Formats: sequence, structure tokens, C1' cells
RNA sequence: UUCUUUGUUCCGCUUAAUGGACCGGCGAGUGCGGGUUCAACGGGGAAACCACUUCCGUGUGCGCAGGCGCAGCGGAUCGGGGCGAACGAUGCGCGGCAUCGAGAGCAUUUAAUGGCUCCAGCCCGACAGCUAACCUCGUCAGCAUCAUUAAAGGGCAAGA
Repeated sequence: UUCUUUGUUCCGCUUAAUGGACCGGCGAGUGCGGGUUCAACGGGGAAACCACUUCCGUGUGCGCAGGCGCAGCGGAUCGGGGCGAACGAUGCGCGGCAUCGAGAGCAUUUAAUGGCUCCAGCCCGACAGCUAACCUCGUCAGCAUCAUUAAAGGGCAAGA
């Protein structure tokens, strides 16, 4: 180092939110943080085909016989849309609560059984359907491990 056998009270979780290389900085240090880049994971926009088109204001520009139309700018939100599991229905004492259904999570992975929990929050700003090429964005934040059975993988230990 490889294969096999046996044992094992070991294997962090939600989320896309992780891994590596290089260059500086701080530092006693095996550490911390910054920049660039590669990969990985995840999101959005964006043809053809098919399917679909708010309101108000404006000492802005253009067109037309006008006062309208188009463009720009600003605003509104019973329009519309995005991330996410976080939606639907019913009832009530209705700024919320409860029930049912759908959906989501529970500790290496998968399956079964039983049990528990969640069902929020935020964003865009008139606008985005689908969508190949292409373009673009994120890699946060919060925590602490339900049990049994079976199988698989890894780690550790022992022996050959």
C1' cells in the first nucleotide's frame, strides 16, 4: 500500500449559499480577514413557434387642421411579476385565531414504521409568458442532533 474477515457507543442540521489556486495585510501560531481567478451549486433576463397589452401628472421633445397621439420624466398600486415549502378551502369572538387539505424539514445515504416541527419573510416598480444562442446575479443567514428495524458507504480499531 492492496484485498479480505471481525468489531465499533464514531459520521452535525436548515439553506443554492461550497471546494481549490495565487497575491497582499494582521498575527506568537496550525489562525483571521481582503483581492483576483478556477470549479461546483443555485436564481433571473432573453428568439422563432404559440399565447397575451393600466391610471394620473408633466414650464420636456416630435407629429398632426385641433387637441389628441407617440416618446421621455415623475407618481400611484383592487395591475403584473420574482426568490422561497411557506399555498388553497372553511369557520369565528376577524388588524388575528382555529380546523381540514396540499406542501416542506427532522442529523452519513436509502427504505419502512411510529412520532415531532414548519407552513414565514423579503424584493421589482408598469415591466419580464414559453424560450435556443447569449447576457447577468448569488454563494447569505440561522442553529444543535426523535426513535426502531434493514441494507449500503465512509472513519477508527484488531487480526491474517